[in-house]
SAM riboswitch aptamer (S box leader) from a Gammaproteobacteria bacterium, 138 nucleotides, folded computationally. Model confidence (mean pLDDT): 80 of 100. Its Rfam family is "SAM riboswitch aptamer (S box leader)". About the family: The SAM riboswitch is found upstream of a number of genes which code for proteins involved in methionine or cysteine biosynthesis in Gram-positive bacteria. The sequence was found by an Rfam model in a public genome assembly.

């Protein structure tokens, strides 16, 4: 770097250093930041991906997969906000739009209701793209 897996609403901050941005990504929102953010050292935490450990399941025994659970001294990773939010292949659901059929009520204009469709927008969930992070492979 490219695939393929899994995770991604929790959780975890202090000092030196720098000096204007900065939150991946058009655009929009919106938040952080000279009272000093990003970043970068150092030291501190967080987590449990992998590594380790027991234990279960397997098995003639073992190994290994698998599942659970445990430590945190190992190899990463992380320590503003949901991956900050929307976004958009696309599904669905309410709601508002707009029509049709249609009860009922009224002198009527007209009001209120029930069932279908349908354009638009407007929210809620999926989910897809996109990214990060581990692990495998190449």
């Nucleotide at each position: 770097u490219a695939c393929u897996c899994a995770u991604c609403g929790a959780g975890a901050c202090c000092g030196g250093c720098u000096g204007a941005g900065g939150g991946a990504u058009a655009a929009g929102g919106c938040c952080c930041u000279u009272a000093g953010a990003c970043g970068c050292c150092g030291g501190g935490g967080c987590a449990a991906c992998c590594g380790c450990c027991a234990g279960a399941c397997u098995u003639a025994a073992c190994c290994a997969c698998u599942c659970u659970g445990g430590a945190a001294a190992g190899g990463u990773g992380c320590c503003a906000a949901c991956u900050c939010c929307u976004g958009c292949a696309g599904g669905u659901c309410g709601c508002g739009u707009u029509u049709u059929u249609u009860g009922a009520c009224u002198u009527a204009u007209g009001u209120c209701g029930a069932a279908g469709a349908u354009u638009c927008g407007c929210g809620g969930c999926c989910g897809a793209c996109a990214g990060a992070u581990g692990a495998g492979c190449g």